Small-subunit ribosomal RNA from an uncultured bacterium, 1477 nucleotides, folded computationally. The sequence is in RNAcentral, with records from ENA, Greengenes and SILVA.
């Protein structure tokens, strides 16, 4: 010192959370020792038991016991008396107060014991307890009579420097007065004891210490508490007190307090301090110290120096206890302890040895104050649980790529050393100083000094020494990021974790366990609380255009702030001195416990106060003066500024008349509506209300709201100029007052148009809307309310300062003949600099730089809501929360994506055409259904004649049944045997059994090779799961023109630029421009086929010429011309011309050329997208099965069939069918093959036979076409499904389930609804041919080949897809997005609520204890008794404040998958939003 968390990413705002420290703590796990400290925070709840305040016989009389020398003495102490009990100890209820803190005052006071000083202590009297004798009572206790003492009580007396009072003098102070002295009058003291020296007593003055009273300043929250007060404020006079005072009383006056917060309510003892913090602050008041208050709740006085008295009294009340029921007793917030409450807090301990206190002459007694011990890791501090060596890196654990390696880990074992602590043994403190007694000595005779004797609870403790022995001693939390620390297994959105973000749905470093690691360590974590971080309440030290936040505007009160000069003052300010700020605590030094914690001592700091001397710059105050701020006057000037009245024209509507006829109106299209009773339209005249076209603008005016036809009147303000007047008169402005659009309210008018509500018509799934036709309030006027708006520049007012450019409105000055130019004000716009800002942006009209004043903000939601109060006729406005809930909500900008936004462009995308699909039958694939099984996969485009380029068995993965278990296959392999054939039995086969034949090749041999069987063993196998763990391969966007990088530059940054722009292209193709310059992957080209030519070559191809030959044929010789074959070249490049253009390029039936602007076709697929497809081609991680999820076999199934869809074939016919004749291809294939040819069969095919491993032989007649015949529109000579019969071929086998042939049969179908597909030229359409797979074939499929061979494209508005630029966005899983409200369900807190039930305070009335006081009665005087006043408490009625509960009710919040719609975000499909109804 910061970090995490809003986003796809960024910057900012902003909240939430974490890391630190602290604690009277508690809880969980764990625990060796010691020192020091701390220990009911809750029930100021109730208390059993014991103890906590007594002492004095040197105050008194007695009593009892003991001793006695009989004189008396000693001990004890119930009572009287004295002193103490008001201290010490506890607690924090009350108290917001002179209670506390601090600084002062008392000339308005008191003070026992102690100290100092002065004086005195004479002489009498009386009572009473104890005691004795009685009485009452259960008891507590009370009471009658008798006798008695004192230092108890009461008179008397001298006297004083005593008290009170009046006068005078002096002195001090000053508000009244105080001290001293003199004096008048009046009044008042005493106690004795004994051991004879002391102690005590009375009076007075002083001191010390203690207290009382008063005052300045400081001292929590709430204004949703704004008014409070009758002894109240003051006066006079009394009373009372130690003392001032309304403290109390009588009378008089009417004051006193309050926005600088009275009163009321809530909370709370205050301070020294303590914690935290850099500090300023914030929080705190436990232990210790000071003060206060209290002692069961409340009241009261008595005694006393002191109390309104914790362990005293009286009374009331509640509670508890005793009781003989008549009455009594009690007060742990003292120390222990008990119960209760609670998360939680200790022993019914020892001792007066020390310190301190009370009494006492002393000894001494008392002391739960105190000193100690006990319990508790509650905290702080210290120590230990061992040190060194030790690598076969042991075993074991864990992990892994697993014959091995890594890690635990020098860790262990082992060797050696040490002994703190613990244990045992022995020794053993300091704290002790006094005092008493005895002796000595000195003395001023009080005493001092000295010697001896005696005193320790803690404690046989601390400490010291010795003994043996590593011996007696380690845990807790964490390991996803923040935050140090990683792997395996288990689990599978389960169980669970979590401080925040968030983990977990089969590979979890986040759950649980383990191994390992990290942190701290006798502790470690968790929870609560406080400060910090948080500059997140901002004095230090924040903000307000858009993030939360400027009041709608002005005037103005209090307040705050305020121009120049001079002078005085000294309140603020600065400075010196002085005093105070208790101790402890804190900081530093030194020092004591072995160290430390802890303690001692010295110094410092701090608590910011008081008194006093000085200074005079600044602020303030007083006085004087000035003119520049401000205001007034004079002269001008612009204006939709305001109010009142009058006037005007256009338009709309209405009325009358006229013309005129069938429609008008309205919409996307319609309808409602109007109209033959004459509308709409047109013309004339008239009426009415509202608003003012053009001018008009980026303009003007006003404080804001706002203000617009013209004229007149009244009136406000501004500006310019002048410098005559005043002389700081100023700025701001809490409250307050006024103004304040629209809507709305009230009363009365007015009403043309428009128009909430309402009605109707449409639209729609619905349409309480958008659109249409009507239409009332309202809109208008007058008067009065309301007081709000996105009342906005989302930007408070005022003043000063700080660069420019360019418009515009309106003044002044100078100049100019004019046009104009220069200059100076006041406004109003645009652009830009510095600067500012998160950015967008602002930028002399600041959001810059400063100053003054006001207002406002502090996460989102709940909520501008509730309650209360104020205002309002109402509507409602103003003020304005909390519970609860979320981890965000936001601002600006960026990149994308998207838009029923825009611009540009492309594509068989549309359009223009041709042919199809959708209807029929069949084929094939799919869904569904069925089934023992109908194996699996593919599913919008991008699945569906797809994987499959060949399912009868096999394939085959599925089903049924029968078998096998190191296995069906492969490798290694001891060994055996050739291999193998034949026959036979069981069986469906697999399989099993039997018999028989056989003994390989090379080599002389050894041996090798091949094959088969095969023991043991090592490696099995799986088309089981996961394509969302993967590789590879593939589809698609898309052959679309895009996708990026380096350096530079711009930006805080995401990112931008480059790649945008202007042209051009099929193209990010090229050109030009440009803060960019280059480059890469794509495009294009390079490759292949094809179109032309050349060269070379010439068999199996070819045959012009020559020759031979045939019925005919390149059949043969030969040829190298041609066709062709196939290798290499050439050719096309906008190269040439014209036009346009800067260029790139484009256009031209141009030239030339076989081909022309990419000639045609193919291969080739950028960065990436779809968790796209495939674990069933293959490969592969993980998981799963192992006499089965492996494997063998037979049969079945993959071919099922009410249906639905896709892709096709054949058709529906005459551009056709059929019959006959006839012409022309190319790509290919062929030895388990293609087959010429011949024969047989109607045919499929069969038989025989030949050629060919192919430019040679063969497939092999191509078909459409052409020629001719027939059919005449018909379910047909169309169509061929279906079915019957008969055959052929393949194959072990055609039943399920093959193809083909022949005969017979002859279904649907007559051109196909909504919708939809392909194609732009050798294309579509149409025609046939070949091939792969393959025994055969369900092929109408797929892949190729050639033949014939069109039509159309105006064009880019629309549909679909795509590209670029731009714009909006609340989207980023990216529009298949986001998101709103009601309703339904669950949970939570809360408002209202008939009421009900508590609590608080105040006043009214009634009653009224104790006690005090007054009066009376009474007495010698008291007492008693009676009455009054005050008064605790009780009662009563009404009001008030504040809680709980409450049927019902209101909204709110939260909650994986509910309902209805679609409001908002894009022009969100009617732009959105604010106020109002």
């Nucleotide at each position: 010192a910061g970090a995490g968390u809003u986003u796809g990413a960024u910057c900012c705002u902003g909240g939430c959370u974490c890391a630190g420290g602290a604690u009277g703590a508690a809880c969980g796990c764990u625990a060796g020792c010691g020192g020091c400290a701390g220990g009911c925070c809750u029930a100021a709840u109730a208390c059993a038991u014991g103890c906590a305040a007594g002492u004095c016989g040197a105050a008194c009389g007695g009593a009892a016991g003991c001793c006695u020398u009989c004189g008396g003495g000693c001990u004890u102490u119930a009572g009287u008396g004295g002193c103490a009990a008001a201290c010490g100890g506890g607690u924090g209820c009350g108290u917001a107060g002179c209670g506390c803190g601090u600084a002062a005052g008392c000339a308005a006071c008191c003070u026992g014991c102690c100290c100092c000083a002065a004086a005195c202590u004479g002489g009498g009297g009386g009572a009473u307890a104890g005691c004795c004798c009685g009485g009452c009572g259960a008891a507590a206790g009370c009471u009658g009579g008798g006798g008695u003492a004192a230092a108890c009580c009461c008179g008397c007396a001298c006297g004083g420097u005593c008290c009170a009072u009046g006068a005078c003098u002096u002195u001090c102070a000053c508000c009244u007065g105080g001290g001293a002295g003199u004096u008048u009058u009046g009044g008042u003291a005493a106690a004795c004891a004994u051991u004879a020296a002391u102690g005590g007593g009375u009076u007075u003055g002083g001191g010390a210490g203690g207290g009382g009273c008063u005052u300045g300043c400081g001292u929590c929250u709430g204004a949703u508490u704004a008014g409070c007060u009758a002894g109240u404020u003051g006066g006079c006079g009394g009373g009372g007190u130690a003392a001032g005072g309304g403290c109390c009383c009588a009378c008089c006056a009417a004051g006193g307090c309050g926005a600088u917060g009275a009163u009321c309510a809530g909370u709370a003892g205050g301070g020294g301090u303590u914690c935290u913090g850099a500090g300023a602050g914030g929080a705190u008041u436990g232990g210790c110290c000071c003060c206060c208050a209290c002692a069961u709740g409340g009241g009261u006085a008595c005694u006393g120096a002191g109390a309104u008295a914790c362990g005293g009294a009286c009374c009331c009340a509640a509670c508890u206890c005793c009781u003989a029921c008549g009455g009594g007793a009690g007060g742990c917030a003292g120390c222990a302890g008990u119960a209760g409450g609670g998360a939680a807090u200790a022993u019914u301990g020892g001792g007066c040895a020390a310190u301190g206190g009370g009494c006492g002459a002393c000894a001494g007694c008392c002391u739960g104050a105190c000193c100690c011990a006990g319990c508790c890791a509650u905290g702080c501090c210290g120590c230990g649980u061992g040190g060194a060596g030790g690598a076969u890196g042991a075993a074991g654990g864990c992990g892994c790529u697993c014959a091995g390696c890594g890690u635990u880990g020098u860790a262990a074992a082992c060797u050696u050393c040490u002994u703190u602590u613990a244990u045992c043994u022995a020794g053993g403190a300091a704290g002790a100083a006094c005092g008493g007694c005895a002796g000595g000595u000195c003395u001023g005779c009080g005493g001092g000094c000295u010697u001896g004797u005696g005193u320790g609870a803690c404690g046989g403790u601390a400490c010291u020494a010795g003994a043996g022995g590593a011996a007696u001693a380690a845990g807790c939390a964490c390991c996803g990021g923040c935050u140090a620390a990683c792997u395996c297994c288990g689990u599978g959105c389960c169980a669970g974790c979590a401080g925040c973000c968030g983990c977990g749905g089969u590979a979890a470093u986040a759950c649980g366990g383990a191994g390992g690691g990290u942190g701290c360590g006798a502790g470690c974590g968790u929870u609560g609380u406080c400060c910090g971080g948080a500059u997140u309440u901002a004095u230090u030290g924040g903000g307000u255009u858009u993030a939360a936040a400027g009041g709608g505007u002005g005037c103005g009160u209090a307040g705050g702030u305020g121009g120049g000069c001079g002078u005085u003052u000294a309140a603020g300010u600065c400075u010196g001195g002085u005093u105070u700020g208790a101790a402890a605590g804190c900081u530093g030094g030194u020092u004591g416990c072995u160290c430390a914690a802890c303690g001692a001592u010295c110094a410092g700091a701090u608590g910011u106060g008081g008194c006093u001397g000085g200074a005079a710059a600044c602020u303030g105050a007083g006085c004087g003066u000035c003119u520049u701020g401000a205001a007034u006057g004079g002269a001008g000037u612009a204006g939709c500024g305001g109010c009142u009245g009058c006037c005007g024209g256009a338009a709309c509507g209405g009325g009358u008349c006229a013309u005129g006829u069938a429609g008008c109106g309205g919409u996307g299209a319609a309808a409602u509506g109007c109209a033959u009773a004459g509308a709409u339209a047109u013309g004339a005249c008239c009426c009415a209300g509202a608003a003012c076209a053009c001018c008009g603008a980026u303009u003007g005016c006003g404080a804001a709201g706002g203000c617009a036809g013209g004229c007149a009147g009244c009136u406000g303000g501004g500006c310019u100029u002048u410098g005559a007047u005043u002389g700081a008169c100023a700025c701001u402005g809490a409250g307050g007052c006024a103004c304040g659009a629209g809507a709305g309210c009230a009363u009365g008018g007015g009403u043309a148009g428009c128009c909430a509500a309402c009605a109707g018509g449409a639209u729609u799934a619905g349409a309480u809307a958008c659109c249409c036709u009507g239409g009332u309030a309202g809109u208008c006027c007058a008067u009065g309310c309301c007081g709000u708006a996105a009342a906005c520049g989302a930007u408070g007012a005022u003043u000063a300062c700080u660069g420019g450019c360019u418009g515009u409105u309106u003044g002044g000055g100078c100049u100019g003949u004019a046009a104009g130019g220069c200059u100076u004000g006041a406004g109003u716009g645009g652009c830009u600099g510095a600067g500012c800002g998160a950015a967008a942006g602002c930028g002399u009209u600041a959001a810059g730089u400063a100053a003054u004043c006001c207002a406002c903000c502090u996460g989102g939601g709940g909520a501008g809501u509730a309650c209360g109060c104020c205002g309002g006729c109402a509507a409602c406005g103003g003020u304005g929360a909390a519970a609860c809930u979320c981890a965000a909500a936001g601002g600006a900008a960026u990149u994308g994506a998207c838009g029923g936004g825009g611009g540009u462009c492309c594509g068989c995308a549309c359009a223009a055409g041709c042919g199809g699909u959708g209807g029929a039958g069949c084929a094939u694939g799919u869904g569904g259904u069925u089934u023992a099984a109908u194996u699996c996969g593919a599913u919008g485009a991008u699945a569906c004649g797809c994987g499959a380029g060949g399912a009868a068995c096999c394939u085959u993965a599925c089903c049924u049944g029968g078998g096998c278990u190191a296995g069906a296959a492969u490798g290694c392999g001891c060994g055996u045997g050739a291999a193998g054939g034949c026959a036979u039995c069981a069986g469906a086969a697999a399989u099993g059994g039997u018999g028989u034949c056989g003994u390989g090749u090379a080599g002389c041999a050894a041996u090798a090779c091949a094959c088969a069987c095969a023991a043991a063993g090592c490696a099995a196998g799986g088309u089981g799961c996961u394509g969302c763990a993967u590789g590879g391969c593939u589809g698609u966007c898309g052959u679309c023109a895009g996708c990026u990088c380096g350096u530079g530059c711009c930006g805080u940054g995401a990112g931008g630029u480059g790649u945008u722009g202007g042209g051009u292209u099929a193209a990010g193709u090229c050109c030009c421009g440009c803060a960019a310059c280059g480059a890469g992957c794509g495009c294009a080209a390079c490759c292949c086929c094809u179109a032309c030519g050349g060269u070379c070559a010439g068999u199996u191809a070819c045959c012009a010429g020559c020759a031979c030959g045939u019925a005919a044929u390149g059949g043969u010789g030969g040829g190298g011309a041609c066709u062709c074959u196939g290798a290499c070249c050439g050719g096309a490049c906008u190269g040439c011309c014209u036009g346009c253009g800067c260029a790139a390029g484009c256009a031209g039936a141009g030239a030339g050329g076989a081909a022309g602007g990419g000639g045609g076709g193919g291969a080739c697929g950028a960065c990436g997208u779809c968790a796209a497809g495939u674990c069933a081609u293959c490969a592969u991680g993980g998981c799963c099965c192992u006499u089965a999820c492996g494997u063998c076999c037979a049969g079945g199934g993959c071919g099922a069939c009410a249906c639905a869809c896709g892709u096709g074939c054949u058709a529906c016919a005459a551009u056709g069918g059929u019959c006959g004749g006839u012409a022309c291809a190319g790509c290919g294939g062929g030895u388990a093959g293609c087959u010429a040819c011949a024969g047989g069969g109607u045919a499929a095919c069969c038989u025989g036979a030949u050629g060919c491993c192919a430019a040679u032989c063969u497939u092999g007649u191509a078909a459409a076409g052409c020629c001719g015949g027939u059919c005449a529109c018909a379910g047909u000579u169309c169509g061929g499904a279906u079915u019957g019969g008969g055959g052929u071929c393949u194959g072990c086998a055609a039943c399920c389930c093959g193809a083909c042939c022949c005969c017979a049969u002859g279904a649907a179908g007559c051109u196909g609804g909504a919708a939809u597909c392909g194609c732009u030229a050798g294309u579509a359409a149409u025609c046939g041919c070949g091939c792969a797979u393959c025994a055969g074939c369900c092929a109408u499929g797929g892949c190729g080949c050639g033949g014939u061979g069109a039509a159309u494209a105006c064009g880019u508005u629309c549909c679909c897809g795509g590209a670029c630029c731009u714009u909006g966005u609340a989207c980023a899983c990216a529009c298949c997005g986001c998101c709103c409200g009601u309703c339904a369900a669950g949970c939570c807190a809360u408002g209202g609520g008939a009421g009900u039930u508590g609590g608080g305070g105040g006043g009214g009335c009634c009653u009224g204890a104790a006690g005090u006081u007054c009066g009376g009665u009474g007495u010698a005087a008291c007492a008693u008794c009676c009455g009054g006043a005050c008064a605790a408490g009780g009662g009563u009625a009404a009001a008030u404040c504040u809680g709980g509960c409450g049927a019902c009710u209101g909204g709110g919040g939260c909650u994986a998958a509910g309902u209805c719609g679609u409001a908002a975000c894009a022009a969100g499909g009617u732009a959105a939003c604010c106020g109002u109804a």

Rfam family: Bacterial small subunit ribosomal RNA. Gene Ontology terms of the family: structural constituent of ribosome and ribosome.